[in-house]
Molecule: SAM riboswitch aptamer (S box leader)
Organism: Exiguobacterium oxidotolerans
RNA sequence: GAUAUAUCAAGAGUGGGCGAGAGAUCUGGCUCUACGAACCCACGGCAACCUGCAACAUGCAAGGUGCUCCGACCAGCAAAGCCGAUGCUUUGGAUGAUACUUA
Numbered sequence: 001g002a003u004a005u006a007u008c009a010a011g012a013g014u015g016g017g018c019g020a021g022a023g024a025u026c027u028g029g030c031u032c033u034a035c036g037a038a039c040c041c042a043c044g045g046c047a048a049c050c051u052g053c054a055a056c057a058u059g060c061a062a063g064g065u066g067c068u069c070c071g072a073c074c075a076g077c078a079a080a081g082c083c084g085a086u087g088c089u090u091u092g093g094a095u096g097a098u099a100c101u102u103a
Base pairs, nucleotide, nucleotide: 002102005099006098007097008096013043014042015041016040017039021032022031023030026076027075028074029073044068045067046066048065049064050063051061052060053059054058072095077092078091079090080089081088082087
């Protein structure tokens, strides 16, 4: 990297380094950012999946993975509904992310 399944409306941040971008990709919009982006480090924290335990529709733990601003930012494809109209809402899909699984 590929297959299958599940989830993506909850939860959880401070300090230091660095220095200009970031919100996955493309397009359009919107937003964050020198009162410091992304990334890295330290120490915390959360509890989605695995795991362990228990009084097993649930709770606890925090070992593995993961995560730690809003928030998978919104739209793009399809269907339905609404609106005088640009459009708006809902559902599904697609894409992506994470966990577990398979060869």